Large-subunit ribosomal RNA, domain VI from Helicosporidium sp. ex Simulium jonesi, 250 nucleotides, folded computationally. The prediction has a mean pLDDT of 82. The gene name in the source record is rnl. The full RNA is in RNAcentral, with records from ENA and SILVA. Rfam family: Bacterial large subunit ribosomal RNA. The source organism's lineage runs through Eukaryota, Viridiplantae, Chlorophyta, Chlorellaceae and Helicosporidium.

Context: one part of a larger RNA
RNA sequence: CGUGUCAAAAAUUGAGAGGAGGAUUUCUUUGUACGAGAGGACCAGAAAUCACGAACCGCUUGUGUAUCAGUUGUUAUACCAAUAGCAUCGCUGAGUAGCUACGUUCGGAAUAGAUAACUACUGAAAGCAUCUCAAGUAGGAAACUAGCCUCAAAACAAGUUUUUAAAAAAUCGUAGAAGAUAAUUACGUAAUAGGUGGAAAGUGUAUAAAUAGCAAUAUAAGAGCUUAUCCAUACUAAAUAUAUAUAUUU
Numbered sequence: 001c002g003u004g005u006c007a008a009a010a011a012u013u014g015a016g017a018g019g020a021g022g023a024u025u026u027c028u029u030u031g032u033a034c035g036a037g038a039g040g041a042c043c044a045g046a047a048a049u050c051a052c053g054a055a056c057c058g059c060u061u062g063u064g065u066a067u068c069a070g071u072u073g074u075u076a077u078a079c080c081a082a083u084a085g086c087a088u089c090g091c092u093g094a095g096u097a098g099c100u101a102c103g104u105u106c107g108g109a110a111u112a113g114a115u116a117a118c119u120a121c122u123g124a125a126a127g128c129a130u131c132u133c134a135a136g137u138a139g140g141a142a143a144c145u146a147g148c149c150u151c152a153a154a155a156c157a158a159g160u161u162u163u164u165a166a167a168a169a170a171u172c173g174u175a176g177a178a179g180a181u182a183a184u185u186a187c188g189u190a191a192u193a194g195g196u197g198g199a200a201a202g203u204g205u206a207u208a209a210a211u212a213g214c215a216a217u218a219u220a221a222g223a224g225c226u227u228a229u230c231c232a233u234a235c236u237a238a239a240u241a242u243a244u245a246u247a248u249u250u
Stems, first nucleotide, its partner, number of pairs: 007164006016151004022050007034039001052107005060101001062099002067094005072087006111146003118139004168250003172188005192237003195233005201226003210219003
């Protein structure tokens, strides 16, 4: 944008398209059938692993450049102390959320139909024989058609159903587990984001003063600080009203 010259929102059918389809080992059957022995099965059942794929972050990892601590050099805040800047985030040790694999879970199937090579039944032409480009009747493969997952009415035969109705969307704003933009999702007076309070979690016991000690340091003290997480809370921004104007769009 179209879908009968005209409402909107949602839910669906599935013509058709794509994905998937793998391999190995062990155990039971069984040391059985078979075979003089050596050796050694089919069929059937069970379990595990590898590779591949998808999803996820409770566990184990990694990362975590506005988290915490330690620490070197130097500059500055007059000095001490305490801090800040720069030096790859200065370096080092940890690490929340998120992302992630090295982590976890799951997947291939079963089954049905119609078949290929092939194996058959009955059976004439051709008194026999014959599985049959004879009539008739059966089996038979990871391939095919379904079944599983995803997309799908642009399937131009352009489908169907439900609800609402002069409304429904967009623009605008606050944002997001959505994202280059656009789209998409939530919200716009309410928990959408920020702030604040609390919790969780991380770091690892803050500064000042005091006490003890010559001092390093110790006590006070699971202290202080804290990004993304969770719960709550309208304080701020999405609100409303009035006025003005060229008076938004479908």